Transfer RNA from Deferrivibrio metallireducens, 72 nucleotides, folded computationally. The prediction has a mean pLDDT of 82. It matches the Rfam family "tRNA". By type it is a transfer RNA.

RNA sequence: AGGAACGUAGCUCAGUGGGAGAGCAUUGCCUUGACGUGGCAAGGGUCAGGGGUUCGACCCCCCUCGUUCCUA
Numbered sequence: 001a002g003g004a005a006c007g008u009a010g011c012u013c014a015g016u017g018g019g020a021g022a023g024c025a026u027u028g029c030c031u032u033g034a035c036g037u038g039g040c041a042a043g044g045g046u047c048a049g050g051g052g053u054u055c056g057a058c059c060c061c062c063c064u065c066g067u068u069c070c071u072a
Base pairs, nucleotide, nucleotide: 001071002070003069004068005067006066007065010024011023012022013021018055026042027041028040029039030038048064049063050062051061052060
């Protein structure tokens, strides 16, 4: 310098056009003599940033930023 993949909750990830979610973690309650386990509930997201297409974008297109890999 060129190319590819990825970026979604504190962590690991799903979600390929119309409801933003799961597990673990955190908090509260129940259970226990106590801890742990188990059960119930809650909080937590500018979906990396900007622009475009569309009635409608996490999803499609373009640019930028970051991480990783490949080639030179």